[in-house]
Context: one part of a larger RNA
Molecule: small-subunit ribosomal RNA, central domain
Organism: Candidatus Shapirobacteria bacterium
RNA sequence: UUGGGCGUAAAGCGUCUGUAGGUGGUUUUAUAAGUCUUAUUUCAAAGACUCCGGCUCAACCGGAGAUAGGGGUAGGAUACUGUAAGACUAGAGUGAUAUCGGGGUUACUGGAAUUUUUAGUGUAGGGGUAAAAUCCGUGGAUACUAAAAAGAACACCAAGCGCGAAGGCGGGUAACUAGGUAUUUACUGACACUCAGAGACGAAAGCUAGGGUAGCCAAUCAGAUUAGAGACCUGAGUAGUCCUAGCCGUAAACUAUGUAUGUUAAUUCUCUGCAAUUUAUUGUGGGGGAUGUAAGCUAACGCGUUAAACAUACCGCCUGGGGAGUAUAGCCGCAAGGCCGAAACUC
Numbered sequence: 001u002u003g004g005g006c007g008u009a010a011a012g013c014g015u016c017u018g019u020a021g022g023u024g025g026u027u028u029u030a031u032a033a034g035u036c037u038u039a040u041u042u043c044a045a046a047g048a049c050u051c052c053g054g055c056u057c058a059a060c061c062g063g064a065g066a067u068a069g070g071g072g073u074a075g076g077a078u079a080c081u082g083u084a085a086g087a088c089u090a091g092a093g094u095g096a097u098a099u100c101g102g103g104g105u106u107a108c109u110g111g112a113a114u115u116u117u118u119a120g121u122g123u124a125g126g127g128g129u130a131a132a133a134u135c136c137g138u139g140g141a142u143a144c145u146a147a148a149a150a151g152a153a154c155a156c157c158a159a160g161c162g163c164g165a166a167g168g169c170g171g172g173u174a175a176c177u178a179g180g181u182a183u184u185u186a187c188u189g190a191c192a193c194u195c196a197g198a199g200a201c202g203a204a205a206g207c208u209a210g211g212g213u214a215g216c217c218a219a220u221c222a223g224a225u226u227a228g229a230g231a232c233c234u235g236a237g238u239a240g241u242c243c244u245a246g247c248c249g250u251a252a253a254c255u256a257u258g259u260a261u262g263u264u265a266a267u268u269c270u271c272u273g274c275a276a277u278u279u280a281u282u283g284u285g286g287g288g289g290a291u292g293u294a295a296g297c298u299a300a301c302g303c304g305u306u307a308a309a310c311a312u313a314c315c316g317c318c319u320g321g322g323g324a325g326u327a328u329a330g331c332c333g334c335a336a337g338g339c340c341g342a343a344a345c346u347c
Base pairs, nucleotide, nucleotide: 004318005317006316007301008300012315014201015200016199017198021194022193023192025088026087027086028085029084030083031082033081034080035077036076037075038074039073040072041071042070043069049065050064051063052062053061054060091191092188093187094186095184096183097182098181099180100179103177104176105175106174107173108172109171110154114150115149116148117147118146119145120144121143125136126135162169163168206247207246208245209244210243211242215241216240220236221235222234223233258314259313260312261311262310263309266291267290268289269288270287271286272285273284274283275282276281277280296303297302320347321346322345330339331338332337
């Protein structure tokens, strides 16, 4: 390579956009490149293959013959693929109307709680735990009341919920902005699918600079526990968590399930459209779940119209365990490190 695979055994890139490439709807005409076919030529000899023969046999040697396949040339076929020209509307897209959502960005703003400060009332405890102690408190704490300040997060609604490519997104209002769906069939007329390389986005933690810092809290300190306790528990507490600008580029980035298209029993819940009517039902679209057998698949578990069924197109990835996601080289990064990624040896 062929082949076999990728939910859980090794294996789906974190996600999307998209170039080259690969693949591509219906139909007419032309062409004849691929394809098929006929003829011819060539692929020296030897060897290989078939038959016959010679050495006693065999190895070995001699003779005769043939097919497939490849290349060239000439003629022919035209279903499929390609190419050229034209047409179509079922794919795709655009428009119009309606509608949906916690999609995104920015600004403004609200209440509860927490902590702190000030003032008042008030007196001996408070806090914490399995139990304690460290800790706070007669310099008046805890508790209650009033006022003020600050930062962060948004109870109830809330859901098998919704939106988003993924990461993710939840107090309210406004502006800007992206998207989905339905109806209309008004327009374009294959404009499509998937994508090596490339680009963009990408939780948390971490990094740089400047702010901010209520609560929580790595590190650190102290009190306990304990044989010890570098932990679990407790009291403090700095980075951090928050904002702005920039980097990092990884996660059990999970549905451990790549994207797109088509086909294949049902039942049920829910979100959002449209139509009809008996006005709470039915039908028909598009999302999100559940049951789990009709079929099918699977090693089993299970999956089952949201497939892990049946097919097609394209990409990525796997090939025994350890060594090892290590070493080395390269690229990226301020660093941390990331990407790519072996071998010896060993079982």